Model confidence (mean pLDDT): 80 of 100. This is a predicted structure of a 1654-nucleotide part of an RNA (large-subunit ribosomal RNA, half A) from a Bacteroidales bacterium. Its Rfam family is "Bacterial large subunit ribosomal RNA".
Context: one part of a larger RNA
RNA sequence: GGCGUACGGAGGAUGCCUUGGCUUCGGCAGGCGAUGAAGGACGCGGUAAGCUGCGAAAAUGUCCGGGGACCCGCAAACAGGGCUUGAUCCGGACGUGUCCGAAUGGGGCAACCCACUGGAUUGAAGAUCCAGUACCGUCUAUAUGACGGGGCGAACCCGGGGAACUGAAACAUCUUAGUACCCGGAGGAGAAGAAAGAAAGAUCGAUUCCCCCAGUAGUGGCGAGCGAAGAGGGAAGAGCCUAAACCGUCUCGUUCAAGGACGAGUCGGGGUCGUAGGAUCACUUGCGAAUAUCUCGGACAGGAACCGGAAGGAGUUUGGAAAACUCCGGCGCAGAGGGUGACACCCCCGUACGGGUAACGAGUCCGAGGUCAUAGUGACACCUGAGUAGGGCGGGGCACGUGGAAUCCUGUCCGAAUCAUCGGGGACCAUCCCGAAAGGCUAAAGACUGCCGAAGACCGAUAGUGGACCAGUACCGUGAGGGAAAGGUGGGAAGCACCCCUGGCCGGGGAGUGAAAUAGAACCUGAAACCGUGCGCCUACAAGCGGUGGGAGCCCGAAUUAUCGGGUGACCGCGUGCCUUUUGCAUAAUGAGCCUACGAGUUGCGCCGUCGCGGCGAGGCUAAGCCAUUCAGUGGCGGAGCCGCAGCGAGAGCGAGUCUGAACAGGGCGUUCAGUCGCGGCGGGCAGACGCGAAACCUAGUGAUCUACCCUUGUCCAGGGUGAAGGCGCCGUAACAGUCGCUGGAGGCCCGAACCAGUUUCCGUUGAAAAGGGCUUGGAUGAGAUGAGGGUAGGAGUGAAAGGCCAAUCAAACUGGGAGAUAGCUCGUACUCCCCGAAAUGUCUUUAGGGACAGCCUCGUCCGCGCCUGCGUGAGGUAGAGCUACCGAUUGGAAGCGAGGGCUUCGCCGCCUAUCAAUUCCAGACGAACUCCGAAUGCGCGCCAGGUUCAGGGACGGGAGUGAGUCGUCGGGCGCUAAUGUCCGUCGGCGAGAGGGUAAGAGCCCAGACCUCCGGCCAAGGCCCCCAAUCACGGUCUAAGUUGAGACGGAACGAAGUGGCACCGCAGAGACAGCCAGGAUGUUAGCUUGGAAGCAGCUAUUCAUUCAAAGAGUGCGUAACAGCUCACUGGUCGAGCGGAGCCGCGUGGAUGAUGAUCGGGCAUCAAGACCGUAGCCGAAGCCGAGGACGCGUGUAGUAGAUACACGCGUGGUAGGGGAGCAUUCCGGUCGGCGCCGAAGGCGAGCCGCGAGGCUUGCUGGAGCGUCCGGAAACGAAAAUGUAGGCAUGAGUAACGACAACGGGUGCACAACCACCCGCACCGAAAACCCAAGGGUUCCCGGGCGACGCCAAUCGUCCCGGGGUGAGCCGGGAGCUAAGCCUAACCCGAAGGGGGAGGGCGAUGCCGAGGCGGUCAAUAUUCCGCCGCCCGUCGCACAGGACCGCAGGUGACCGGGGAGUGACACUGCCGCGCGCUGACGGAAUAGCGCGUUGAAGGGUGUAGGGAGACCGAGACCCGACAGUACCGCGAGGCUCCGGCCGAGCGGACAGAGCAGGUAACCAAACCCGCGAGAAAAGCUUGCGAGUCGCGUAGCGUGUGACGGCCCGUACCGUAAACCGACACAGGUGGGUGAGGAGAGUAUCCUAAGGUGCUC
Repeated sequence: GGCGUACGGAGGAUGCCUUGGCUUCGGCAGGCGAUGAAGGACGCGGUAAGCUGCGAAAAUGUCCGGGGACCCGCAAACAGGGCUUGAUCCGGACGUGUCCGAAUGGGGCAACCCACUGGAUUGAAGAUCCAGUACCGUCUAUAUGACGGGGCGAACCCGGGGAACUGAAACAUCUUAGUACCCGGAGGAGAAGAAAGAAAGAUCGAUUCCCCCAGUAGUGGCGAGCGAAGAGGGAAGAGCCUAAACCGUCUCGUUCAAGGACGAGUCGGGGUCGUAGGAUCACUUGCGAAUAUCUCGGACAGGAACCGGAAGGAGUUUGGAAAACUCCGGCGCAGAGGGUGACACCCCCGUACGGGUAACGAGUCCGAGGUCAUAGUGACACCUGAGUAGGGCGGGGCACGUGGAAUCCUGUCCGAAUCAUCGGGGACCAUCCCGAAAGGCUAAAGACUGCCGAAGACCGAUAGUGGACCAGUACCGUGAGGGAAAGGUGGGAAGCACCCCUGGCCGGGGAGUGAAAUAGAACCUGAAACCGUGCGCCUACAAGCGGUGGGAGCCCGAAUUAUCGGGUGACCGCGUGCCUUUUGCAUAAUGAGCCUACGAGUUGCGCCGUCGCGGCGAGGCUAAGCCAUUCAGUGGCGGAGCCGCAGCGAGAGCGAGUCUGAACAGGGCGUUCAGUCGCGGCGGGCAGACGCGAAACCUAGUGAUCUACCCUUGUCCAGGGUGAAGGCGCCGUAACAGUCGCUGGAGGCCCGAACCAGUUUCCGUUGAAAAGGGCUUGGAUGAGAUGAGGGUAGGAGUGAAAGGCCAAUCAAACUGGGAGAUAGCUCGUACUCCCCGAAAUGUCUUUAGGGACAGCCUCGUCCGCGCCUGCGUGAGGUAGAGCUACCGAUUGGAAGCGAGGGCUUCGCCGCCUAUCAAUUCCAGACGAACUCCGAAUGCGCGCCAGGUUCAGGGACGGGAGUGAGUCGUCGGGCGCUAAUGUCCGUCGGCGAGAGGGUAAGAGCCCAGACCUCCGGCCAAGGCCCCCAAUCACGGUCUAAGUUGAGACGGAACGAAGUGGCACCGCAGAGACAGCCAGGAUGUUAGCUUGGAAGCAGCUAUUCAUUCAAAGAGUGCGUAACAGCUCACUGGUCGAGCGGAGCCGCGUGGAUGAUGAUCGGGCAUCAAGACCGUAGCCGAAGCCGAGGACGCGUGUAGUAGAUACACGCGUGGUAGGGGAGCAUUCCGGUCGGCGCCGAAGGCGAGCCGCGAGGCUUGCUGGAGCGUCCGGAAACGAAAAUGUAGGCAUGAGUAACGACAACGGGUGCACAACCACCCGCACCGAAAACCCAAGGGUUCCCGGGCGACGCCAAUCGUCCCGGGGUGAGCCGGGAGCUAAGCCUAACCCGAAGGGGGAGGGCGAUGCCGAGGCGGUCAAUAUUCCGCCGCCCGUCGCACAGGACCGCAGGUGACCGGGGAGUGACACUGCCGCGCGCUGACGGAAUAGCGCGUUGAAGGGUGUAGGGAGACCGAGACCCGACAGUACCGCGAGGCUCCGGCCGAGCGGACAGAGCAGGUAACCAAACCCGCGAGAAAAGCUUGCGAGUCGCGUAGCGUGUGACGGCCCGUACCGUAAACCGACACAGGUGGGUGAGGAGAGUAUCCUAAGGUGCUC
């Protein structure tokens, strides 16, 4: 370390539970609000943080009712109270109700600030208290008043606007859809509504809603889609009022002859219709009814808390507990439900049933008043809704897309009629019919549910709401917005007294409680991953999906001692996970760290198809609705309507026929065949439709705290250098010019800090940092940098322009919504067994990785046919072959028409020709698109024969999948007769196929796996060892390890390798090879040549001679000769030698990258190669034995189920079919089980092919099953799945600036805390003061769980307590800028957008406090001292004041240099005090500290200002007070070093000198061009205004009094802000010492602060 086992830890699954949800139904309610809502802020308790309740009358007050004993909420405790004189509590009415919010006096950054008027208190001012004070609309003639409005709220409703994704497999009309969304408005409903209607020869009679009509009529790129209406059946039911004619009152106007007339308007009467009605006139006659409206009265339901409400006991039972069990009873209009220590009709609350009642009483009914209403005939022709109806153009809406387009609405332009009229009836016209527009109101039926209640074959804590719990919380985000996790002790806290360990209120051990403490609060059960401990076995020469088959040893148990069971597993055989996707995956292709839980084909539809079951059947069924019933539910009624019963035709139409047609022809379609409704299965359609997933589009909002640009107002830039213009001066010029010197101080000038930027490089890269650090670098008076406040917004902004930036996001931000967009794409898709089982092809496809139809699979019904072989009979034009059989091509030869060339000729002829060549002949040979021919195989047909469970075939119907294929053989195309190439055909395999062989290997060879067997036989292939089987036998070959690779390598070509075959030569007359010798002569052949003699070259009957033989020469060689050889000959030797060809095996050719190799070892008369022979091995094949299942047949059985027998079958992906298991819930059932122990958990045994089931032990402690049916949120390994837990990496990296620590002491414990002594670091900061931001972090005491990158006694952590004091600091009560808001007014579908005046708004203007002391923590705030400002009153003083108008001032840029001149600082001198020197000296010495003094007031110099006046410097007062400092010092503390310290004493010492600059004077002065806020305030002048003129007012002086609200702690270059952090980053202003130095650079230091939390 592995396996096993026992026991633990961790974790929080499972089971059980439910306070919470979800859904449906019903109910009532359907609003709240200026009488201040919804929603909040802040408060209220004896102690009080949160929730709840409440509001300064504050966990509540008063009254009435209920109720009847305890009460002071959740929520304990202590303290203190209340109550039978009736509390707490419940119901109703009334009261109180801070501040914000429509928010409403004005303002505003919601919960705050500031007013005015009247009143109150008082004390004049100030302050406090009470009330009122907004705007808009209507009414009114105004003032004023009255009434109303505003805002909030879940859905529903009407209206004004109005998308896109999407669908159309693209897309534009169209669709999505008048949807989403925005806006306005209303109500409990809204809308609609009382016919200028619908219809059609008949009628109906307002509207709305349901069913149906009907997916019909239509509409429609006639695509996708969209889609009525009338009628019919139901629910409900309700009708009315005006305008006008006519009459009248009043007012006004015109006219007038003054009587009036006419006109207009308000109001009243009258009047309201379509077989027209009304008015008027005439005549006649007659009366009521109802309600939706108001008022009053009465009655009755209803309606709060609440009340009554039957009936059970026992036990020597079990138990902690009885409701269990046993026994004996009872009630029931009550056996719903809940609770009680386990399961209760009779214990408790309740339940059925009954009672009760204040306000109220909308509802119903009645009464009264008000209101409303009423007939007929005739005449007459007064009235009956005008920029209307209608029309043109452009649109919209109607189901209807412009169409033949009616009807409805209207932006624009035209524009009627008046009852003898007008509109409609789907263009239009006529006839006919129906109706009466251009005014209005109107319940019910119908939509919705924030509220209340009930119910559930709904959930049960990853579920159900996001939320069972203090959740819209924590947390994230600037914001809109997003948005969690988290339930359970026990019956009862009986929540562990006491003891021990410990630093201990940690934790633990005892004891005790309890039925149980492994129920101990991290608490029911307590699974798994993961982490341990004990015990048994194994493991240190052994390699791999870790299992499986065999198996020794060891250990344990049992036992009838033979043995059996369990654990481990040395050693041997075989063996490359799962899923997905693929032709094909161990693949180095995808996905998964592990475990647990969750996680995907569902639901709806009077939509369709089909199958099964059931009802009825030429019929079947109801829909909405209604009725009955106690819930749930069920039953009945309801026949509207639908399907079927008849078809054919374009239709008219006809009809068992009809259409076509001339047809009484033919043909097409029909006539024969039962449907319909319900339930279930499988499919389809429409819906998100199996789940997850976009990039995007649209809509409404939210963002300029980042960043870009702009506006307003402020601030900043050490120091050094250069030296423009101008000026002055000398010279110079007629004058200019010019030159020089000085002065001067310009500049997108130079160098260089702060500051801004970001050049190079290194580091960093799970960082210190989601952009930084180190060194270096650029700009640094400018187009500069920066603060604060504002503006611009998404196809928009902004952009010195990079598609940059717009909150760590940008070629179109972010958030919510349309929305579950769409996704022909990828991934994933969950239990078992049984039967069958594909495809990767054809055609078409904006199609090619998608589809449709066909093909192939499956299931059902019917038919009774298929297939194979043989036989018979057919069609055919391939292979082959052939071409003197065609077409085309073609080689050689011969002949050769014709042509070219040549010769010849006066001309005609003619002749020749290695030229071309028709044609013919001979010989040869070719063709996918040639064929005189022509197979094999295949194919068709057959009522022929045989075989056949090899069971396939056909038709119809339901369901698919497939339409990426791949390799091999054969036949072909393309290619290179290349490719693991590509495209076809054919067969086979893989795909979807395991087994054996091939070392290993999808496709090759063998062979098709139902299960078991330690039985047998074979196939391919093998038999030396690995490795089962002959190192078998016989013969030959190979020497190359060829083999051992016929391609996993190897060719052309080459070679006396070797074996064989057939043949040609030479050879005892002596071959071949070797050795000895010869190899000659004409002649140096001729020619050529400088030379050429056998041997440069040329020529050739290459001759001839001598010879045994010898070339006019085979090579070497020379300048040429020479020389050496060869051929040839003789000798010697003595037996075979040479050559060409074919065949077998071998050989060279033969070069690659980490170590080789035939699979390895190895093998040579083989273990190689070839031939032959005999055996054996060898698979999941075959056989044998046993078993399971399916199908067929038969027998038994009424059928079925079943049993038996026989036969055959049972590989399997996509896929089809069948049968089952399990989970949750429901109904019934078993009079089921259960505290004597349910579910769940951990084991064991048994049963089933399996999914699974049963039994039992332990745990657990309250529920759970059987059977028969039913219904589903119904089965997990994978989705880079979701959530939680736990691993691995790993005790590894890291512990965040390398400024640094060391020693001592202290407390339980100290590297870190405190103190002391040293050391180190910063010191233009790493010091100090403000602003922003933060929000108690500040101080004290206590603490150490968590937080702190270690520890911690410490802390910015936790607990408790404390702390912020203002007339003069900042802000408000003063002002205005950019900008913002906005009555008037303008514009706009709505929302809304602008906006003078007014207001708000600092970053600016205005504006009165200094010094010292003090607390643990505040101080310009408290205290001390000394000042100042405003107001009120009193007093003094007439010098005027107020108001209005006008003016000035306020009031402004950049740069520059000069004057003046502190504090600080430095130097020097003096003085005060203190300290100092071992050994010795010096004391007139050295060192240290100190040697001071504000605001304010006055005088007013230089100077400024038009002026009032201001005013550096200087001088006086403030200022002899107090302190520093020194000495003494009660007493306290102490770490023993010292520290603190009331008080007392000294007042002793300079108002020195010098250097030096800042503030200030001063917005001054000079220069420059870019020409540089506003208002209040202040001031001057004028005024016939107002007040006052002397006790009263203003002002001045003085005294007294008054002086409000908010901030104030602490951090603030940082551990407290912005960066997720105690983060090397970022963050505006002011002060900022010394030495060296130009300097704020740099180095070292002071004050001060630190050593950076391992």